[in-house]
């Protein structure tokens, strides 16, 4: 200097604004209606760098396994079954471990509308 990996998803949480529901004003015989998020709140959204789960992914242990040889083993006495070695640096299945570090504008975007949401492990510092 280049190139690749360091994952992914679910709930939740800071936080977040105001489309419905609510609550407050206002109005109306009454229902309709208007405003109001500098309304506590229910729906909603909602962290790369915040939690916990599952999934992959590394490494590591234990089991079993098709195939094809070999045994001075044991049974059996036309056959052939057991057991050992070796193929196995291979597959599966269980199980245990890790999955690291991370300072961050402005401006812009979606969505009704905002924001630790995207933009972005960005620009930038160190």
């Nucleotide at each position: 200097a280049a190139a690749a990996g360091a994952g992914g998803u679910u709930c939740c949480u800071a936080g977040g604004g105001u489309u419905c529901c609510g609550g407050c004003u206002u109005g109306u015989c009454a229902c309709g209606a208007a405003g109001u998020g500098u309304c506590u709140g229910g729906u909603c959204c909602g962290a790369g760098a915040g939690g916990a789960g599952c999934c992959g992914a590394u490494c590591g242990g234990u089991u079993u396994u098709c195939u094809c040889a070999g045994g001075u083993g044991c049974a059996g006495g036309u056959u052939u079954g057991c057991c050992c070695u070796a193929u196995a640096u291979a597959a599966a299945a269980c199980u245990g471990a890790u999955u690291a570090c991370a300072c961050g504008g402005a401006a812009g975007g979606a969505u009704a509308a905002a924001a630790g949401c995207c933009u972005g492990g960005g620009a930038g510092a160190a």